[in-house]
Molecule: TPP riboswitch aptamer (THI element)
Organism: Chlamydomonas eustigma
Order: sequence, then C1' cells, then structure tokens
RNA sequence: AAUAUGGACUAGGGGUGCUUAGAAUUGGCUUGUCCAUUCUUUGCUGAGAUACACCCUCAUUACCCGAUCGCGAUAAUGCGCGCGUGGGGAAGUCCCUUGUUUGUCUC
Repeated sequence: AAUAUGGACUAGGGGUGCUUAGAAUUGGCUUGUCCAUUCUUUGCUGAGAUACACCCUCAUUACCCGAUCGCGAUAAUGCGCGCGUGGGGAAGUCCCUUGUUUGUCUC
C1' cells in the first nucleotide's frame, strides 16, 4: 500500500402474498345471504406481508425475470424443493482490529 472480516457516514436499490370472521357499497350479474371492492379482524410463511420498520448495494444469500414453470405439501398461498454457480440487479468515502499478500528502507 492492497485485500478480507467488523463499524460509521452519505447516497442508492427492494418486497408486501395467502387466509378466517364481521361490516359497508348510488358496485356486478346468473339475484345467490353469490361475486367484486373497501374497512376492521383470525391464522400461515418470512428479516419484512405498509412498517417512523425490515432486507440489500457487485453478487452462488435483497429483489426482479423465466413463471399463469416443474415436483411435493397445505385450509390456502409467489409454503418447501427444483430451475439456480441461469439471465438481470442498487456504491462511494472514512475508521478499528487481526489475518493474508505485495513493495520500500534499516540491521
């Protein structure tokens, strides 16, 4: 000096599904206490399912695409696994510690 782990600052990227019950509506039609939407609410997975939150920022771990994908499971789901070291995907500065590597000087 470089790099890895850790930290700080600034900047940036990202997702929000399934489900129970109730209520509402100048809503829809096939007029069923059916469907849709909204509000409240139950449960599921998850870091996070609109959080003053959470995750991620160069990458085999954020997330997106393929994908109305395949197999399995579930009350159901973008639930699990596969696909997948796939194709994309948002970074700079500073600091600490120890390790590693390289260079220079001295003995």